[in-house]
RNA sequence: UCCGGUUGAUCCUGCCGGAGGUCACCGCUAUUGGAAUCCGCUUAAGCCAUGCGAGUCGAGAGGGUUCGGCCCUCGGCAUACUGCUCAGUAACACGUGGACAAUCUGCCCUCGGGAGGGGGAUAACCUCGAGAAAUUGAGAAUAAUACCCCAUAGGCCCCUUACGCUGGAAUGCUUAGGGGCUCAAAGCCCCGGCGCCCGAGGAUGAGUCUGCGGCUCAUCAGGUUGUAGUGAGUGUAACGGACUCACUAGCCGACAACGAGUACGGGCCUUGGAAGAGGUCGCCCGGAGAUGGACUCUGAGACACGAGUCCAGGCCCUACGGGGCGCAGCAGGCGCGAAAACUUCGCAAUGUGGGAAACCACGACGAGGGGAUUCCAAGUGCUCAUGGUUUUCCAUGGGCUGUUUUUUCUGCUUAAAGUGCAGGGAGAGUAAGGGCUGGGUAAGACGGGUGCCAGCCGCCGCGGUAAUACCCGCAGCCCGAGUGGUGAUCGUUUUUAUUGGGCCUAAAGCGUCCGUAGCCGGUUUAGUAAAUCCUUGGGUAAAUCGAGCAGCUUAACUGUUCGAAUUCCGGGGAGACUGCUAAACUUGGGACUGGGAGAGGUCGGAGGUACUCCAGGGGUAGAGGUGAAAUUCUGUAAUCCCUGGGGGACCACCAGUGGCGAAGGCGUCCGACUUGAACGGGUCCGACGGUGAGGGACGAAGCCCUGGGGCACAAACCGGAUUAGAUACCCGGGUAGUCCAGGGUGUAAACGCUGCGGGCUUGGUGUUGGGGGUCCUACGUGGGCGUCCAGUGCCGGAGAGAAGUUGUUAAGCCCGCCGCCUGGGGAGUACGGUCGCAAGACUGAAACUUAAAGGAAUUGGCGGGGGAGCACCGCAACGGGUGGAGCGUGCGGUUUAAUUGGAUUCAACGCCGAAAAACUCACCGGGGGCGACUGUUAGAUGAGGGUCAGGCUAACGACCUUACCCGAUUUUCAGAGAGGUGGUGCAUGGCCGCCGUCAGUUCGUACCGCAAGGCGUUCUGUUAAGUCAGAUAACGAACGAGAUCCCCGCCCUUAAUUGCCAGCCCUCUGUCCGCAGAGGAGGAACAUUAAGGGGACCGCUGGCGCUAAGUCAGAGGAAGGUGGGGGCAACGGUAGGUCCGUAUGCCCCGAAUCCCCCGGGCAACACGCGCGCUACAAAGGAUGGGACAAUGGGUCCCUACACCGAAAGGUGACGGUAAUCCCGAAACCCAUUCAUAGUCCGGAUUGAGGGCUGUAACCCGCCCUCAUGAAGUUGGAAUCCGUAGUAAUCGCGGGUCAACAUCCCGCGGUGAAUAUGCCCCUGCUCCUUGCACACACCGCCCGUCAAACCAUCUGAGUUGGGUUGAAGUGAGGGCACCUCAUUUUGUGGUGUUCGAACUUUGGUUCAGCAAGGAGGGUUAAGUCGUAACAAGGUA
Repeated sequence: UCCGGUUGAUCCUGCCGGAGGUCACCGCUAUUGGAAUCCGCUUAAGCCAUGCGAGUCGAGAGGGUUCGGCCCUCGGCAUACUGCUCAGUAACACGUGGACAAUCUGCCCUCGGGAGGGGGAUAACCUCGAGAAAUUGAGAAUAAUACCCCAUAGGCCCCUUACGCUGGAAUGCUUAGGGGCUCAAAGCCCCGGCGCCCGAGGAUGAGUCUGCGGCUCAUCAGGUUGUAGUGAGUGUAACGGACUCACUAGCCGACAACGAGUACGGGCCUUGGAAGAGGUCGCCCGGAGAUGGACUCUGAGACACGAGUCCAGGCCCUACGGGGCGCAGCAGGCGCGAAAACUUCGCAAUGUGGGAAACCACGACGAGGGGAUUCCAAGUGCUCAUGGUUUUCCAUGGGCUGUUUUUUCUGCUUAAAGUGCAGGGAGAGUAAGGGCUGGGUAAGACGGGUGCCAGCCGCCGCGGUAAUACCCGCAGCCCGAGUGGUGAUCGUUUUUAUUGGGCCUAAAGCGUCCGUAGCCGGUUUAGUAAAUCCUUGGGUAAAUCGAGCAGCUUAACUGUUCGAAUUCCGGGGAGACUGCUAAACUUGGGACUGGGAGAGGUCGGAGGUACUCCAGGGGUAGAGGUGAAAUUCUGUAAUCCCUGGGGGACCACCAGUGGCGAAGGCGUCCGACUUGAACGGGUCCGACGGUGAGGGACGAAGCCCUGGGGCACAAACCGGAUUAGAUACCCGGGUAGUCCAGGGUGUAAACGCUGCGGGCUUGGUGUUGGGGGUCCUACGUGGGCGUCCAGUGCCGGAGAGAAGUUGUUAAGCCCGCCGCCUGGGGAGUACGGUCGCAAGACUGAAACUUAAAGGAAUUGGCGGGGGAGCACCGCAACGGGUGGAGCGUGCGGUUUAAUUGGAUUCAACGCCGAAAAACUCACCGGGGGCGACUGUUAGAUGAGGGUCAGGCUAACGACCUUACCCGAUUUUCAGAGAGGUGGUGCAUGGCCGCCGUCAGUUCGUACCGCAAGGCGUUCUGUUAAGUCAGAUAACGAACGAGAUCCCCGCCCUUAAUUGCCAGCCCUCUGUCCGCAGAGGAGGAACAUUAAGGGGACCGCUGGCGCUAAGUCAGAGGAAGGUGGGGGCAACGGUAGGUCCGUAUGCCCCGAAUCCCCCGGGCAACACGCGCGCUACAAAGGAUGGGACAAUGGGUCCCUACACCGAAAGGUGACGGUAAUCCCGAAACCCAUUCAUAGUCCGGAUUGAGGGCUGUAACCCGCCCUCAUGAAGUUGGAAUCCGUAGUAAUCGCGGGUCAACAUCCCGCGGUGAAUAUGCCCCUGCUCCUUGCACACACCGCCCGUCAAACCAUCUGAGUUGGGUUGAAGUGAGGGCACCUCAUUUUGUGGUGUUCGAACUUUGGUUCAGCAAGGAGGGUUAAGUCGUAACAAGGUA
């Protein structure tokens, strides 16, 4: 003095947990010493075997005697102390202070006085018995300081008397007289003394009374009949209803009686800074108890722990007749329990009893033993060298200290020992653990194991295959003879707040007012001194506590001195404040009065529109209702219009964050009665006031009772719809009720979620009522401005607050009083009580469960919220498709030995795969092969390899049999490898897709906020754009956009081979002589190629806009507003995809998941889906003829050209390593035909015959020819693409490739229609709003039912205990009387009274069990719905 935990993050409220101290027990571990007021307190005040724990006196007396002052007895004193325990007790029990004028007191002290005379017994002993024993009977004898009588002294009581004394007060003391009662003594001796009796006083101890103080519960609010009192008695040491009789009816209580629970009280102890909170074991003081109860004797003292009697329960002995016992004394035992020591020694010390004393006795006490129970102290070594990588550390060897400790000897110490002290010997020898290592919290990103398992964790949380969190090892950290755990308690906690908290929204202001007790209270003066303050005296026991000093070697411990011990009781003083008494005052409050305001209340009367019903008239087919409908009404005439009448409810406009009221609440007009407030006057009273526990009154709606009333509306209910369902939302009906009168209930989000009263503290602006002022005036009940008081709103400053907010109407600063709160749930529930007709209201818990629940605000995300903008992966307009058919291809499913694997909305599905016959290949079947290196095993008695033949087999020296050849290595075993298209894309790199054809994402400084965060990035206009401009607590900047880069489109320049060839020249060929074609030379014009420039910028004009940014139109221009296309493309996200491209961690396989070979499969086929191709035909098909490209490719290749073949193709062969050679269009055009048909459309399928590639076309390739000629006649719901050289359509090239293209990537040819908008659908961006979401709506979340467990409530009853009332029996005690008897002492009986215990019965209370019933809580993945959170889809 804080720290962890609610959140994506923040601040707060709030609790939970952690770190500290103390106590008890437990785990592991342990060398020694000292000290302690430590050690069966907690559970059983349960029970106890055995031993001990109270005696002493010969100087009181008698006897015995073993002659020991030994034993027995009488007698005296003591045994009421000490010791133990804490059950009971909430009380004068304790503490503290008083009182006794209401008392006693042995031994002790002081003073005064005294002890004369006499008597009869009895024990031991002796003799005889009874009995098992315990014990006890009879007879005879005897003594005393034992007992009795008389005397004297004295004492007590009553009456009379009188003066005084003490005192607060005589009832006390004292003088005198009389009467009554009681009526004393003891000796011993050592001659010193010790005792004895009476009286008075003291001391000590005890008894009684009393003020004050200290537990919980009000779910205990009334209690009490000896109760309260008076008189007279009884009883006691003594007062008293303590007890008895008579009388009276009182007494106690919210200042807590009575009852219940718990508990010995205090000094003290623990903790805390303190106030406090908790405890009270030990030591001291007091009390109480001695198995549970009752009673009694003796005695100074007991109702008696180690006395007695009895009852109850328990135990023991017994000869069954009868007896005995009480460890809550010391040891010890059993039991109980988590829990606690030896059946030790001694009276040497301290003390107590007895005694004259010596002395005796003492489980009090002293001393030892056991226990880490606490506190204190010490140690477990120091050092050198060498080695281990340096330090640390370890090992080995040597040295040192000779000591705390260990061991041993002697002496002293001690009651005896131990210990200690002194001296000597041996000897580094004899001595370290516990907990922790994710955060909090010091210390591992170490290894192995495990794999949401086992387990850990106070809290948060770890563990689902790379665990710093589990279990081991190593290492480290903390403390250390200890260290951790469990439980309790204080602190932390200002988390019960007196010091020192709160209550608008987190828990918390009673619905409102009146008012009792209580608490608080204006100004002035005087007195007093209750309270307060100062001072002083006493007391506050000791121990404890603080400080100083001292003694044990130090310390703990102990001694001593001083202090403190706040409370309490006296004395003296002060007089400000509070109180009290007295007197006064007016500002608080009240009364009076004046003119106004008002939906204030109650009662009565009147009115108005609408609605509905009835009657009459008019009128005809629908009306009504909804998102759309239907139920419903209507031909007996509805709806609609008009007229008249009846009925009940309500009171539009005015009407206003206007008014009134305490709140609930109050709204047509008029009247009656009545309450309150504001303003003005300043007349009266004179603190009369504020708040308010209990208490009382009022109190919306609803509900209940009684009686009315009932137009309309409308729970329940009945229909119609909607829906998966619809006990709802919507519609048609409709009863209670709403209305009136009289009662009851007494609750609401009864809200300003803000108790009432008073004072103080910057302002602005409305409005209502009242009073002054001033100005205008049409003079009116007018208007304007300004001001004072009172009310009611808004804005806002300081301040406050967690913030939202509040802010003179405070949630600011103060005062007074009341109510309420203390984590969430269980629960406003249960039980009890009070109220109520009931419904229910008020009061109001616990067990159990849980780490959060909650408030405010922030950033996102989301919304069947709002606004703005945008997009042909949106719509609209248009064009063309898909979805139907056949086929191709991919996917799913199914099948299979295998049909390898991956990808699954957009963003998987002609995707990986730019081409599976073998290979590929990962799959299936069969067969074979392979281990670097190390150890080990085997090996020239042959490892290993090769091979003929035979066998096996589909086949094989692969294997087996046999034989031969070569000749040094070798998987036999254990490791370790190579390799792995084996696993994990949720361990990764890299690459890629999508958000994104988006326009966003951030930073620096400043500013705002406690902070998360905001601002900037917002607003307005604009843009394709966070593009730009203007505004603005922001000013700048970065990434992205744009620009830059490439291609195309226009122009210019440069260049010219393999490209081009216009013009000029030459040659050749053909010629219709015009010229055409080919070649050459040459040219640089045009194309082309490929390098560099130019060009476009809203630059110009006009409109709009703000004189802006920009936009619209136009001109010029090849191109116009980004010219078209591409490349590049932010911060990030998606645990998106890929371990099967490669790379790579970890795991796994390792003679198989590795490598090779053969065959199969990836190609299957009831089916579903995606993407395509071909079509369904005339914008067409067929036949014949004719024309025009570009991109590209080519040596295991492209192939001219020629020949063969009907064709595919074949045979030869020039050129080409390429602007040189080769490959090269179709749609189109022309002509003919077909004439709307399953066709001369369409080409699937199938048959036959050929060709090509390749080891090989069966599974399973492509091509050609002939034949065959299926479905299909434009495609449901739905859905896709496209805005111009685009769609559509036509072909070409390349990739892969031995062969195979309906695929992909490119290329060119022909070449449209429509829109120039919008945000309706699908989405995206921005702003705003709500949120209980943050894994972010595929979110969150509620209740029933089903299952398991837990605690609770209720429960017919049942069992047991406490307490209390009544009745009966009644041990025993008291009193009175009678009787008997031998005096004392007694026997028997009667009456009365008290009375434990037992039995029966009633009340009350507590606890246990209980069929069944009820709700509650908890529990990864149950059922049904969707209630709440967004307008949550009916707020």